Context: one part of a larger RNA
RNA sequence: UGCGCAGGGUGGAUGCCUAGGCACAGGCCGGCGAUGAAGGACGUGGCAAGCUGCGAUAAGCCUCGGGGAGCUGCAAGCAAGCUCAGAUCCGGGGAUGUCCGAAUGGGGAAACCCGGCAGGCGCAAAGCCUGUCAUCCCGCAAGGGAAGCCAACCCGGGGAACUGAAACAUCUAAGUACCCGGAGGAAUAGAAAUCAACCGAGAUUCCCUGAGUAGCGGCGAGCGAAAGGGGACCAGCCCAAACCGGUUAGGGGAGACUCUACCGGGGUUGUGGGGCUUCGGCAUCGGUGACCCGAAGCAUAGUGGAACGCGUAUGGAAAGGCGGACCAUAGAGGGUGAAAGUCCCGUACAUGAAAUGCGAGUAGGGAAGCUGCCGAAGUACCCGAGUAGGUCGGGGCACGGGAAACCCCGUCCGAAUCUGGGUGGACCAUCAUCCAAGGCUAAAUACGAGCCUGUGACCGAUAGUGAAGAGUACCGUGAGGGAAAGGUGAAAAGAACGCCUGACGGCGAGUGAAAUAGACCCUGAAACCGUGCGCAU
Numbered sequence: 001u002g003c004g005c006a007g008g009g010u011g012g013a014u015g016c017c018u019a020g021g022c023a024c025a026g027g028c029c030g031g032c033g034a035u036g037a038a039g040g041a042c043g044u045g046g047c048a049a050g051c052u053g054c055g056a057u058a059a060g061c062c063u064c065g066g067g068g069a070g071c072u073g074c075a076a077g078c079a080a081g082c083u084c085a086g087a088u089c090c091g092g093g094g095a096u097g098u099c100c101g102a103a104u105g106g107g108g109a110a111a112c113c114c115g116g117c118a119g120g121c122g123c124a125a126a127g128c129c130u131g132u133c134a135u136c137c138c139g140c141a142a143g144g145g146a147a148g149c150c151a152a153c154c155c156g157g158g159g160a161a162c163u164g165a166a167a168c169a170u171c172u173a174a175g176u177a178c179c180c181g182g183a184g185g186a187a188u189a190g191a192a193a194u195c196a197a198c199c200g201a202g203a204u205u206c207c208c209u210g211a212g213u214a215g216c217g218g219c220g221a222g223c224g225a226a227a228g229g230g231g232a233c234c235a236g237c238c239c240a241a242a243c244c245g246g247u248u249a250g251g252g253g254a255g256a257c258u259c260u261a262c263c264g265g266g267g268u269u270g271u272g273g274g275g276c277u278u279c280g281g282c283a284u285c286g287g288u289g290a291c292c293c294g295a296a297g298c299a300u301a302g303u304g305g306a307a308c309g310c311g312u313a314u315g316g317a318a319a320g321g322c323g324g325a326c327c328a329u330a331g332a333g334g335g336u337g338a339a340a341g342u343c344c345c346g347u348a349c350a351u352g353a354a355a356u357g358c359g360a361g362u363a364g365g366g367a368a369g370c371u372g373c374c375g376a377a378g379u380a381c382c383c384g385a386g387u388a389g390g391u392c393g394g395g396g397c398a399c400g401g402g403a404a405a406c407c408c409c410g411u412c413c414g415a416a417u418c419u420g421g422g423u424g425g426a427c428c429a430u431c432a433u434c435c436a437a438g439g440c441u442a443a444a445u446a447c448g449a450g451c452c453u454g455u456g457a458c459c460g461a462u463a464g465u466g467a468a469g470a471g472u473a474c475c476g477u478g479a480g481g482g483a484a485a486g487g488u489g490a491a492a493a494g495a496a497c498g499c500c501u502g503a504c505g506g507c508g509a510g511u512g513a514a515a516u517a518g519a520c521c522c523u524g525a526a527a528c529c530g531u532g533c534g535c536a537u
Base pairs, nucleotide, nucleotide: 001536002535003534004533005532006531008529009528015522016487017486020459021458022456023455024454025453026452027451028450029448030447031149032148039100040099041098042055043054044053046078047077050074051073061094062093063092064091065090066089070082071081072080105114106113107112115133116132117131118130119129120128121127135146136145137144138143153184154182155181156180157179158178164171168218194201195200205232206231207230208229209228215223216222236440237439238438239384243265244264245263246262248261249260250259251258252257270418272383273382274381275379276378277377278376279375280374281373282372286371287370288369291366292365293364297358298357299356300355302351303350304349308324310323311322312321325342326341327331333345334344335343389413390412392410393409394408395407396406399425420435421434422433423432424431474481475480494521497508498507499506500505
């Protein structure tokens, strides 16, 4: 030095475990903020570095409920206390709440600096305390509002490229990513100038289908409907105008009156509707209704909750074995020294709120006041204008300019009022259908930051979130990047005492079922390194 056997060290794989994650489903809730948010800085404990809580009233103060024996957070210890006159703890409401931060008296290199005014403390000065003082919008003023934050969902304004086309330019990716604005608990849309096809349907939204069809397309790559059918959910309304009246304000006029604006009535439609004039019929019923009162229920703490204190052997320990009982609207699950329906927490099933929130100013109750309805004839007064439509240039429609309708924008032109106008995919006729140029509108639908519940042919510490607490340590001027790290035991019973030693560490003793479970602590693989013995060289 090699080989073999034995027994160790080192190391932390594997197995088992779970405090943490992941995913999905259902429900609740869907906002917070100048009454100062989100997020922070600095403080705050008898001893206090970190975390948590809290704010100079500082691990807390008051109050209303719950609860019922211990308590002073994680977190031991010492000290000092509290508590059945009900503490700690849990829930509702309130008080306090330094400084920064939209940050808002002015400034500023956030958590700092410096002021004005009024009041207070102070003999006065200095100083201190309390209040107040930003900007913009509305309003004469008093006063009110805005701002900033927030996971996704939603609407709008802008808007790529990689890529695909096996290159690439139209095209695609994609109106995606991203930026900006805005809103809500949902948003958008929405009561036909819609479809349809000569039959008819009857607002919108969402799902299935129609259908990868009809189509579009360097007819390449690809893009890709609608009607109709079946479901979910269902809800319809208000103005402008004609006409009538009014007052105030203004204009014209000598005045009667008239014009403009405003207010009230009227009116709201496509079997065209309405106004006005005349006439007829039917009703006293009903309709509407400012305003007043105003739930149930649910949520935010909880409460009750059956049945062996069974025997026996093994074992450190029984819940496992054997034997014998009982409950069950409860044999889900977890814990307990091993494997428990009957030991503990629970579970089925019942039950509960002073206060706050939602429900909701809803259901329901009351109610002043207001109000006719239908039809016929006549009249031709009204029925949304720089609009519809057209030219040119773009955009959106599944539709790339095409035979290209339809919708929107820019540009220049520019109608009609029912004997009117739009549409039915160039266009014309016929026919059909519908009334644009004003507005509102629940539900069915989308999402999940937060809270609750449940589930898993999800992970089990190199996995699962980056994170078994961490956006920490650490790196970077900065934007930003970003770890590692779990396990004694049933119980600390965490090894009194003795010995070696400077300590570490170890040997006894003791604890324990076990100490090769001794805190570098379950199991303890391999690489790697010693030791003993045998053999070989």
Molecule: large-subunit ribosomal RNA, domain I
Organism: Gemmatimonadota bacterium